[in-house]
Context: one part of a larger RNA
Molecule: small-subunit ribosomal RNA, 3' major domain
Organism: uncultured bacterium
RNA sequence: UGACGGGGACCCGCACAAGCAGCGGAGCAUGUGGUUUAAUUCGAAGCAACACGAAGAACCUUACCAAGACUUGACAUCGUACGGCGACGUCGGAAACGACGUUUUCCCCGCAAGGGGACGUAUAGACAGGUGGUGCAUGGUUGUCGUCAGCUCGUGUCGUGAGAUGUUGGGUUAAGUCCCGCAACGAGCGCAACCCUUAUCGACAGUUGCCAAUAUUAAGUUAGGAACUCUGUCGAGACUGCCGCGGAUAACGCGGAGGAAGGUGAGGAUGACGUCAAAUCAUCAUGCCCCUUACGUCUUGGGCUACACACGUGCUACAAUGGCCGUUACAAAGGGCAGCGAAAUGGCAACAUGAAGCAAAUCCCAUAAAGACGGUCUCAGUUCAGAUUGCGGGCUGCAACUCGCCCGCAUAAAGACGGAGUUGCUAGUAAUCCCGAAUCAGAAUGUCGGGGUGAAUGCGUUCCCGGGUCUUGUACA
Repeated sequence: UGACGGGGACCCGCACAAGCAGCGGAGCAUGUGGUUUAAUUCGAAGCAACACGAAGAACCUUACCAAGACUUGACAUCGUACGGCGACGUCGGAAACGACGUUUUCCCCGCAAGGGGACGUAUAGACAGGUGGUGCAUGGUUGUCGUCAGCUCGUGUCGUGAGAUGUUGGGUUAAGUCCCGCAACGAGCGCAACCCUUAUCGACAGUUGCCAAUAUUAAGUUAGGAACUCUGUCGAGACUGCCGCGGAUAACGCGGAGGAAGGUGAGGAUGACGUCAAAUCAUCAUGCCCCUUACGUCUUGGGCUACACACGUGCUACAAUGGCCGUUACAAAGGGCAGCGAAAUGGCAACAUGAAGCAAAUCCCAUAAAGACGGUCUCAGUUCAGAUUGCGGGCUGCAACUCGCCCGCAUAAAGACGGAGUUGCUAGUAAUCCCGAAUCAGAAUGUCGGGGUGAAUGCGUUCCCGGGUCUUGUACA
C1' cells in the first nucleotide's frame, strides 16, 4: 500500500421488511448430469453452465458411428498433353461411383494458319485439407463485479524509502454531483450532457391515411374538404427558471404556483482502471505440436430423439373471479413475389379447389383475446383437467419407420394449490390476455418484439446477501 475480520462509523441496492404472483408436489415440453450405446459429435460448470452456442438435428445440417468408395484429392495456385464440357439411355450398385452406347463440338482476336481464355479429362509434384491438440502460447469478441462511483496523471510539497498529499475533512447528491474548507494547484478516463424512443404543442405536407360541413353510398363508397385523427420532417417546451421556508449568505433540501410533463419526466443505447491464467483454437484469425492412401474427402444408412434415475428452466392444470354454448365490441407492432393469398365453393375440421388484388398507409396474412350481453353446469375427480393410447384423415417434403406438425372420433391417467427451502417484481410495474417476427420446405410451451386489462405493498434499515467511503487490528501478500 492492499486484502481480510462472526472490528467500528456512515451510506446504497427488490438486499431484508411490507405485499402480489410463482417455483419446489402432478402431467408434459426442453436443457443438463448419470447410465446405456457401434455412435448416443463437441463446447458451456457456483453466482456469471443447465429453452446456453442451437434465430429452429427426418436427408442435408453433422463435426459422431457402421458399411461402401477416393488419394494432387470436395476446395486454391502453378507445368505438360488431349478435348469439348454437357445431355440422354442401358447395365451393376444402397448411393457415391463404375462400364457401355447415342448425341453434341464453348468464347474472343484473326481471311486463314494460328494464338489466347474459360471449362473438363489425364498426369507429375510443389501443395491442398483437418470442427485434430493446446483459450495455461495468442488476436479478436464476450460474461462478471457493475451503470457500482470509482481509477489515475503532471507539477509542487512531505517522507531515508515503500509511499503519502491531491482523492481526506464539514455539508450535499443518483453520482469523485456540487459547495465550503484545506500544501496543494491543475488535468485525464469514468458520472452527467450530447444520440434514439415516448409524453404536450406549433409550422410545413395531404395520398394509399382522415371526415366536421354539403351531396351520395350497403360501405369514407364516390364527389368534395385540409378542420380533426394520423403519418414524418423541422421547431418549441423543463432550466430548481419563479415564489415561500430551511440551510452557512453556499451547494442543496422541503413545500407551492404555473404547466402535457418537475426537479435525472419515463424507457433505451452507452460499461472507466481493472478482477476471475473467467469463456471461446467449433464463428473467424493465428504461433507451436500432430495426421497426410488419412485425424483429409465422397456416399448410403444409423446416431445427436436411447432411459432404473437426479437437477435446472418452462408450459398446462388442479376449477364457479370458473368450464361450455350463442350473440357482440375495442389494438399495436410486424411480414409478404420461388411470397402473402381475398371473395366464392367443398369438407364437422385440419385442409382442398379457386384465383381477384398486392413489391403494399392502397391488397393479403387478419376473426385480436381477455371484455360485454344472454343461456347452461352446482362443487363432483365433475360439462374440471387434459396425459396416454386406438382408428380415420390433412399438410410439407425425393422421403415423415427409427424421428415432423395439424384435424376428427374414441380413450380419459396423474392432479384436491404442493415439505424443507427458494425466485421475480416498486407502476402502466407485477399479474393476466391475445397478436407478430426472426430462424424456417415442414417443425415453439423457446427467443425477440407489440399492444389490451391492470393491482397490492413499501413502517423502516435491527437482521440476511452484495456494494461504496472513512477508520481500526493482523503471525496474510